[in-house]
Context: one part of a larger RNA
RNA sequence: ACCUGGUUAAGGAACUCGGCAACUUGACACCGUAACUUUGGGAGAAGGUGUGCCAAUAGAAGUGUAGUCUUUUACAGACGAAGCUUCCGUUGGCCGCAGUGAAUUGGGAGUAGCGACUGUUUAUCAAAAACACAGGGCUGUGCAAAGACGUAAGUCGACGUAUACAGCCUGACGCCUGCCCGGUGCUGGAAGGUUAAGAGGAUGUGUUAGCCCUCGGGCGAAGCUCAGAAUCGAAGCCCCAGUAAACGGCGGCCGUAACUAUAACGGUCCUAAGGUAGCGAAAUUCCUUGUCGGGUAAGUUCCGACCUGCACGAAUGGCGUAACGACUUCUCCGGUGUCUCAACCAGGUGCCUA
Repeated sequence: ACCUGGUUAAGGAACUCGGCAACUUGACACCGUAACUUUGGGAGAAGGUGUGCCAAUAGAAGUGUAGUCUUUUACAGACGAAGCUUCCGUUGGCCGCAGUGAAUUGGGAGUAGCGACUGUUUAUCAAAAACACAGGGCUGUGCAAAGACGUAAGUCGACGUAUACAGCCUGACGCCUGCCCGGUGCUGGAAGGUUAAGAGGAUGUGUUAGCCCUCGGGCGAAGCUCAGAAUCGAAGCCCCAGUAAACGGCGGCCGUAACUAUAACGGUCCUAAGGUAGCGAAAUUCCUUGUCGGGUAAGUUCCGACCUGCACGAAUGGCGUAACGACUUCUCCGGUGUCUCAACCAGGUGCCUA
């Protein structure tokens, strides 16, 4: 000097990103216990009082001697003074600073956010608001099911059968879940357009028996060969509908009321439709420490409002919500070496000197 412990005047979070760490509380019995609430909880809420030893004594229970009673007379049963034991009181007394005398052994309250909850997770920097969840919804699947694994055989699904199984989304509960099908997807439709292989084979190419010839060449049947038009030709696409708890989307400008301001109202352009309820400077608000109120002597955080929502919004769920949380924010009480500001003690490690 550091580490691990212990104690500390006065103050008591002034420390710090933040009460991190430490302290406080703590057991049992009794009294007492708020808002809120899904009536279960919240709750050990909170907040109080008591606790040792000695003596006396009330009550209760167990065991059970003497004794009493019963009969099925037995190694019987029932009751039961005494004695012993246990529990719980009352009264009086005694000692210490202190009686759950050591040890084990909750600090508490309020507010808001998120997630309903118990659970699960990054073995080895993240335990959470992430995942899961019961509940809700959509879609597929009629059984040799759909779906999955496998080249296949075959297997799982399931020795199940739509109250089942599979896929996707949401995530208890309460109140709810608005408008848009133009785009993309899915489902259905089949009149028309387009359209592959294939069918088809008009027509043409090459070759040449033969014919013609100015001897250079030309024409050219059948066969073989190559190319190949029209026409026929499915699904798909185009097309027509449906569908948003499918992927997704949910406007702009101008004017207007007898102070001003604002605009219930009107006009106009565009769109598939122009954001409904609820919430809102929010885990979302840039400007921003928005403005007002509360709390503080003083508050970029916090709580309550306002609405000008850069850029909330309804199962990529919206808004609430008792209980729950080693979650996050803010505040208060208690208590503290976190601090003002440091000191001392014990043990350990290291170093210095001798």
Large-subunit ribosomal RNA, domain IV from an uncultured Bdellovibrionales bacterium, 354 nucleotides, folded computationally. Model confidence (mean pLDDT): 88 of 100. Its Rfam family is "Bacterial large subunit ribosomal RNA".